[in-house]
Molecule: c-di-AMP riboswitch aptamer (ydaO/yuaA leader)
Organism: Desulforamulus aeronauticus
RNA sequence: AGUGAGAAAUAGCUUAAUCCUAUCAGGAUAGGAACGGAGGAACCGACUUUUUUGGGGUGAAUCCUGUGAGUUUUGCAGGUAGGGUUUAUACCUUUCGACCCGAACCCGUCAGCUAACUUCGUAGGCGAAUAGGAAAGGGAGG
Numbered sequence: 001a002g003u004g005a006g007a008a009a010u011a012g013c014u015u016a017a018u019c020c021u022a023u024c025a026g027g028a029u030a031g032g033a034a035c036g037g038a039g040g041a042a043c044c045g046a047c048u049u050u051u052u053u054g055g056g057g058u059g060a061a062u063c064c065u066g067u068g069a070g071u072u073u074u075g076c077a078g079g080u081a082g083g084g085u086u087u088a089u090a091c092c093u094u095u096c097g098a099c100c101c102g103a104a105c106c107c108g109u110c111a112g113c114u115a116a117c118u119u120c121g122u123a124g125g126c127g128a129a130u131a132g133g134a135a136a137g138g139g140a141g142g
Base pairs, nucleotide, nucleotide: 012126013125014124018033019032020031021030022029023028034122035121036120037119038118039117044112054110055107056106057105058104063079064078065077066076067075082101083100084099085098086097091138092137093136094135095134096133
C1' cells in the first nucleotide's frame, strides 16, 4: 500500500422508546417531564351472534396470483394497500428519480366511540460503503 473477514464505535437511520432530579463511591433504586399505547360514560353507532366461520390489540407490515407438496401443511416466486431512506442549514411539507421494508408478537372467549378517571411502555436493531440525485415552498437563525 492492497485484498478479505471480524469486533467496538462516530456523524447519522428506524422506532413512542428521550431528557432531567434525588439517594448512592459506583452499580442500582425511586420519582418527574416529554413522547407513545390500552381500558373506560352520555350522545352517536352497532344491532346479531354468543367455544365458533370466535373476537380483539401493538405495528407501515394488508391483500392477491402462481408454484411446490400427493398425506394437507411449513416453503418458494411475483405483485400489492401501506411505510422508510436519499440535497449536510442538525428543521418541516411536497414533486420527480433511485434504493429498501411490506415482519413479528400479544390478549385469552373479552373490550365500538368515549369526558372524568384507571393503567402500561420508553426495548431492540443498523451504521464509513460497488452508498454519497434534481427541484418547489414554508419556518427559524446568521